[in-house]
Context: one part of a larger RNA
RNA sequence: AGCGUAUGGCGGAUGCCUUGGCUCUCAGAGGCGAUGAAGGACGUGACUAGCUGCGAUAAGCUUCGGGGAAGUGCUAAAUAACUACUACUAUCCGAAGAUUUCCGAAUGGGGCAACCCAAUACUGUGAAGCAGUAUUAUCCAAUUUAUUGGAAGCAAACCCGGUGAACUGAAACAUCUAAGUAACCGGAGGAAGAGAAAACAAUAGUGAUUCCCUGAGUAGAGGCGAUCGAAACGGGAACAGCCCAAACCAAUUUUGUCUAGGCAAAUUUGGGGUUGUAGGACCUAUAUAACAAAAACAGAUAAAAAGAAGUGGAACCAUUUUGGAAAGUCAGACCAUAGAAGGUGAUAGUCCUGUACACAUACAAAUCUUGUUUUUAAUAGGUAUCCUGAGUAGCACGGAACUCGAGAAAUUCUGUGUGAAUCUGCCGGGACCAUCCGGUAAGGCUAAAUACUACUGAGAGACCGAUAGUGAACCAGUACCGUGAGGGAAAGGUGAAAAGUACUUCUGAAGAAGAGUGAAAUAGUACCUGAAACCAUACGCUU
Numbered sequence: 001a002g003c004g005u006a007u008g009g010c011g012g013a014u015g016c017c018u019u020g021g022c023u024c025u026c027a028g029a030g031g032c033g034a035u036g037a038a039g040g041a042c043g044u045g046a047c048u049a050g051c052u053g054c055g056a057u058a059a060g061c062u063u064c065g066g067g068g069a070a071g072u073g074c075u076a077a078a079u080a081a082c083u084a085c086u087a088c089u090a091u092c093c094g095a096a097g098a099u100u101u102c103c104g105a106a107u108g109g110g111g112c113a114a115c116c117c118a119a120u121a122c123u124g125u126g127a128a129g130c131a132g133u134a135u136u137a138u139c140c141a142a143u144u145u146a147u148u149g150g151a152a153g154c155a156a157a158c159c160c161g162g163u164g165a166a167c168u169g170a171a172a173c174a175u176c177u178a179a180g181u182a183a184c185c186g187g188a189g190g191a192a193g194a195g196a197a198a199a200c201a202a203u204a205g206u207g208a209u210u211c212c213c214u215g216a217g218u219a220g221a222g223g224c225g226a227u228c229g230a231a232a233c234g235g236g237a238a239c240a241g242c243c244c245a246a247a248c249c250a251a252u253u254u255u256g257u258c259u260a261g262g263c264a265a266a267u268u269u270g271g272g273g274u275u276g277u278a279g280g281a282c283c284u285a286u287a288u289a290a291c292a293a294a295a296a297c298a299g300a301u302a303a304a305a306a307g308a309a310g311u312g313g314a315a316c317c318a319u320u321u322u323g324g325a326a327a328g329u330c331a332g333a334c335c336a337u338a339g340a341a342g343g344u345g346a347u348a349g350u351c352c353u354g355u356a357c358a359c360a361u362a363c364a365a366a367u368c369u370u371g372u373u374u375u376u377a378a379u380a381g382g383u384a385u386c387c388u389g390a391g392u393a394g395c396a397c398g399g400a401a402c403u404c405g406a407g408a409a410a411u412u413c414u415g416u417g418u419g420a421a422u423c424u425g426c427c428g429g430g431a432c433c434a435u436c437c438g439g440u441a442a443g444g445c446u447a448a449a450u451a452c453u454a455c456u457g458a459g460a461g462a463c464c465g466a467u468a469g470u471g472a473a474c475c476a477g478u479a480c481c482g483u484g485a486g487g488g489a490a491a492g493g494u495g496a497a498a499a500g501u502a503c504u505u506c507u508g509a510a511g512a513a514g515a516g517u518g519a520a521a522u523a524g525u526a527c528c529u530g531a532a533a534c535c536a537u538a539c540g541c542u543u
Stems, first nucleotide, its partner, number of pairs: 001542009015528001016493002020464002022461007029453002031154002039103003042055003046079001049075003061097006070083003108117003118136008138151006158189001159187005169176001173223001199206002210237004220228002241445003244389001248271004253266005276423001278388004282382005292376007310359003316332001321328001333350002335339001341353003394418008404430001425440005480487002500527001503514004
């Protein structure tokens, strides 16, 4: 020096554990905000650094309900000072109130957020001055013209609209793709959007919309490359239909004209009316009010259901044995509408908390009932006249959406230009024409089935188990880095119980040796287990 064995050190793998995560299910809720939000700053405790709570009434105040013996939140044990204590206002739990500094939409003006400085009115003081209270931003709407109401800002996804990429793929790249995606902007709701046929279809029929399955990777589109990609039928989920404009009638107001009687036009309001087998106005005839339905408001809690904190809730204080400890083992017993789960010194239906089940109840809501108000509704016949959404439909040019890239290109939207018809009308059925069929545009509303989950409750997992699972099991969006936007960690486990090693010795301390606790201290706050690399010591072998 190497190898081996043993004993240690270092180290923190592995095993076991779980306070935390992840993914879902069901239910709730789906918003908060000028009555000042979300989010913060600063305060607030007997002593108080942080966290939590709270706000100058400051780990809290009041009322009501619950509960029943200790309590004054956590890290965090103690001290002080207090509160309550056997039937009740301690702490505690639930509900409703009060208070709620300053900043922040921030809104009296300003500002380098948590600060500075005002005006007006009133109050305090004899006054200057100072202090206190209230008001004072902008925009929109309405009317009483100086008042009232509204908006703003924040928030996870879902939804609608506007603007709208590139990387990438095409094995390059330009049409194309990625993709109407990402991103940005605007807006709304608990859902949004869509929606009661100018629809589909095909000689047969269907009958608003939405969503799912299927049709189907089909028809089709496509430098016919890469790729993109329907619809109807059929089967389900859920089902719901309505209101205006106009014709016509009436009234109001204004204007014009006037022979001062009126007439005409316009405005506003009310009635009327709402469709394709065309309908309505208009004219004629009948009927005209009962039932029913819907909405709003007010009232009532009698019953039922549901519902906050909460209450009751069965059965072994049993034997042997091992052990530090029994819930294990041995031998018996009992309950069960309860053998879910967790805890207790190892594995407990019967020890504790619970569980099944039963009960209680505020506010609110819902339901039912009652009352008031309002709204809705008809039939037949006639068909001369009138009405039935115009800078619209269509067309041309330029774009876009549709499976459809301009194509034979219908359909939908529209920037520019042009520009109809009026029910004997008009549109569509994929150029166009005819026939036939379907429908009635150019106004509006509409629940459900569908999408999502920041948040609350209950539960589940052939999900993770501390380099995993959230970045974060731990005081984490922290420490730290960056001018900034932003980036972003590491870090869990003594023991059943601190019983956390009194006392002695060495000693400056750290640390150690005894002693003691404990089942165990090689469990000693560098603490469960304690692998390997690496280091040391002892012994053996080899050189």
Molecule: large-subunit ribosomal RNA, domain I
Organism: marine sediment metagenome